[in-house]
Context: one part of a larger RNA
């Protein structure tokens, strides 16, 4: 000096309490351990691995097995020929580089000059007071900077102006009106006002009101300091050393990555009446789209199907919003709950849907009647719930990522638990 402590002060957080909904029990679906396997390829493993790389394993992809087959080899004109050689999802992340998780959007990490100390270091960066914040004022051997906060960026609310057809009503009429677009602008600073707190003032700052679309960071994103765990990755890529080199390199064709006694993770979908079904009838947003969306119409119970008007899209088209509303029913039951499961007909994509794809229809109708220890998320247009889109994509979504609808509860506390952050204090630790 720092780690530590079942030391102490103090401050902070959905950390607890208060609420409201979940997981843990069922079925499925997902990824993971284990176990089978010819192979179940590899790789992530407390928090910081497990619906994770994978934004999509029928083949391909694919690195994994089983046959088979090539050896200057898989790549842009032919022959010889010579030299150097390609290749490698082979190994080390504990040789790296680049990019990433974490602590953590936490307020903290330093630095020059000065000062103190023999030094190792220290002051600065402590004490008051405040802040989301080393945020700001005041103190004060310090006085300044730097990287971090914070602002500059980007959506988002309120208003002005322009713009303004491809949108929407109006009209006889391209009349005339609105919104919305896209670019500028304007507004929000503790600016006014009362009354605290450090505080002789002055400045700092807190409750309160008052205008205001917005009120004290207006609210959401984006952005992550010095470092920390020999964390992650050599399988995105790139790179040093080692290693194969008629093979650990390349191809084909099948299989496998989809196995299945049991264990967890992550979830959907449910147990029903604030529900199920059947009719009717409203209101979104934000994307897509020419190897493309496809409309009217036909045709099929139905997935779908004949067929192409229109669109490189404010113009046409996925495009039906669903919860919500309305009327009707069903009366508490393993049910007109649930919908697994299994049969049989079909539909699509795609050379191909046995291993192994999604959808229809008809019959089947299993568990499930609110989950034990435990645990998980939210403070607001949040949480619940409701459906829509996109990326990956031939096909395949219960994930992921966006988008909007409906819309609460319940806190103003810091005594506990859990993590952090300052001060300070022990120490036989370094």
């Nucleotide at each position: 000096u720092g780690a530590c402590g079942g030391g102490g002060a103090u401050c902070u957080a959905c950390a607890c309490a208060a609420g409201c909904g979940g997981u843990g029990g069922a079925g499925c679906a997902u990824g993971u351990u284990g176990u089978u396997u010819a192979a179940u390829c590899u790789g992530a493993u407390a928090c910081u691995a497990c619906g994770c790389a994978a934004a999509g394993a029928a083949c391909c992809u694919u690195a994994c097995c089983a046959a088979u087959c090539c050896u200057u080899g898989a790549a842009a004109u032919u022959a010889a020929a010579a030299a150097g050689c390609a290749g490698g999802u082979g190994c080390u992340g504990c040789a790296u580089g680049g990019c990433u998780g974490u602590c953590g959007u936490c307020a903290g990490c330093u630095c020059g000059u000065g000062g103190c100390g023999u030094g190792a270091g220290u002051u600065g960066u402590u004490c008051g007071g405040u802040u989301a914040a080393g945020u700001c004022c005041a103190u004060a051997a310090a006085c300044g900077a730097g990287c971090g906060c914070a602002a500059c960026c980007c959506u988002u609310a309120u208003c002005c102006a322009a713009u303004a057809a491809u949108g929407g009503g109006u009209u006889a009429a391209u009349u005339u009106c609105c919104a919305a677009u896209u670019u500028g602008g304007a507004a929000a600073c503790u600016g006014c006002c009362u009354g605290g707190u450090c505080c002789a003032u002055c400045g700092a700052u807190c409750a309160g009101g008052a205008g205001g679309a917005a009120g004290g960071a207006g609210a959401g994103g984006a952005u992550g300091a010095a470092g920390u765990c020999a964390a992650g990755u050599c399988g995105u890529c790139a790179u040093g050393g080692c290693c194969c080199u008629u093979a650990u390199g390349g191809a084909u064709u099948g299989g496998g990555c989809u196995a299945c006694u049991a264990a967890c993770g992550u979830g959907c979908u449910a147990c029903a009446a604030u529900g199920g079904u059947g009719a009717u009838u409203a209101c979104a947003a934000a994307g897509g789209g020419u190897a493309g969306c496809a409309a009217u119409g036909a045709u099929g119970c139905g997935a779908g199907u004949c067929g192409g008007a229109g669109c490189a899209a404010a113009u046409c088209u996925c495009a039906a919003a669903a919860a919500a509303a309305u009327c009707a029913u069903c009366u508490c039951a393993g049910u007109c709950c649930g919908g697994a499961u299994u049969g049989a007909u079909c539909u699509c994509u795609g050379c191909a849907a046995c291993u192994c794809g999604a959808g229809a229809c008809c019959a089947u109708g299993a568990a499930g009647u609110c989950g034990g220890a435990a645990u998980c998320g939210c403070u607001a247009g949040u949480a619940a719930u409701c459906g829509c889109g996109a990326a990956u994509c031939a096909g395949c979504a219960c994930g992921u990522c966006g988008c909007g609808g409906u819309g609460a509860a319940u806190c103003a506390g810091u005594u506990c638990u859990u993590a952090g952050g300052u001060c300070u204090u022990g120490u036989a630790c370094a």

Predicted 3D model of a 430-nucleotide part of an RNA (small-subunit ribosomal RNA, 3' major domain) from Collodictyon triciliatum. Rfam family: Bacterial small subunit ribosomal RNA. Gene Ontology terms of the family: structural constituent of ribosome and ribosome. Taxonomically the source falls in Collodictyon (Eukaryota, CRuMs, Collodictyonidae).